[in-house]
RNA sequence: GAUCCCCACGUGGGAGAGUCCUCGCACGCAGCCCCUCGGGGAUGCGCCGGCGGGGCGCCGAAGGGGCAAUGCUCCCCAGAACCUCUCAGGCGCCAGGACCACGUGGGUAGG
Numbered sequence: 001g002a003u004c005c006c007c008a009c010g011u012g013g014g015a016g017a018g019u020c021c022u023c024g025c026a027c028g029c030a031g032c033c034c035c036u037c038g039g040g041g042a043u044g045c046g047c048c049g050g051c052g053g054g055g056c057g058c059c060g061a062a063g064g065g066g067c068a069a070u071g072c073u074c075c076c077c078a079g080a081a082c083c084u085c086u087c088a089g090g091c092g093c094c095a096g097g098a099c100c101a102c103g104u105g106g107g108u109a110g111g
Base pairs, nucleotide, nucleotide: 005107006106007105008104009103010102011101012100013099018056020055021054022053023052024051025050027046028045029044030043032041033040034039057091058090059089063087064085065084066083070078071077
C1' cells in the first nucleotide's frame, strides 16, 4: 500500500414473463334456522393480487447444471459469459435481483 485486481458492508440505479383455469380457507350480500340477544349455524350467489394447494402457459438477471478456444499427465480431466438448460427461482405492487456507480473497511499485487 492500489484511480486500475478481489472481498464485505452502506447508499443510489437495476430487466423479463398470467386481468388464465380450478380447489380450500377468508371476505361480502341474500333469505332461512338456533339463541343465554352478545352471537352462532348451514345453504345460495358474488368477490378473490387477502392467503394457500393443484393444472396449463410463460420469463431469465439469485443460486445450480452444460461448453468453445485453450491447457494438461492428451479418447480422461480442467475450462467463461448477459450464451444455453430451466433443477431451483420468478410472472400486479412490494420484495428479490445478475450487474453498474460512489463511499467506507479489509485483502492481494506491487514498492